[in-house]
RNA sequence: AAAAGGUAACAUAGGAAGGUUCGUAUAUUCUCGAGAAUAUGGCUCGGGAGUUUCUACGAGGUCGCCAUUAACGACCUGGCUACGAACAAAAUGUCAACGGGA
Numbered sequence: 001a002a003a004a005g006g007u008a009a010c011a012u013a014g015g016a017a018g019g020u021u022c023g024u025a026u027a028u029u030c031u032c033g034a035g036a037a038u039a040u041g042g043c044u045c046g047g048g049a050g051u052u053u054c055u056a057c058g059a060g061g062u063c064g065c066c067a068u069u070a071a072c073g074a075c076c077u078g079g080c081u082a083c084g085a086a087c088a089a090a091a092u093g094u095c096a097a098c099g100g101g102a
Base pairs, nucleotide, nucleotide: 005098009094010093011092012091019087020086021085022084023083024082025081026056029049030048031047032046033045034044035043041066042065050057059077060076061075062074063073064072
């Protein structure tokens, strides 16, 4: 004491995929039909509405209600999907450190 390499740092672009966090949509909601269970029960299947929207429209729990028959109610928790934004990561470039010893 050069080059190659090269992390941190800085810079850059646009698009897809993925991640995180938000936002919007929808209230995981409403409605109709058929069937099923019956206090150890309260479900199953299908149609429709709802979203500038594809998909989904269920699960678990607590409390109540229905005295036996056909009907459930309130509350809590946690999402999925679509689109958008930000961030991180990744990529590329310049490269402290490091490296190397012509």

A computed fold for a 102-nucleotide RNA, annotated as Purine riboswitch aptamer. The sequence was found by an Rfam model in a public genome assembly. It matches the Rfam family "Purine riboswitch aptamer". Rfam 15.1 lists 4,097 matches to the family in 1,411 species. On this family, see Batey et al., Nature 2004: "Structure of a natural guanine-responsive riboswitch complexed with the metabolite hypoxanthine". Of the family's consensus pairs, 100% are formed in the model.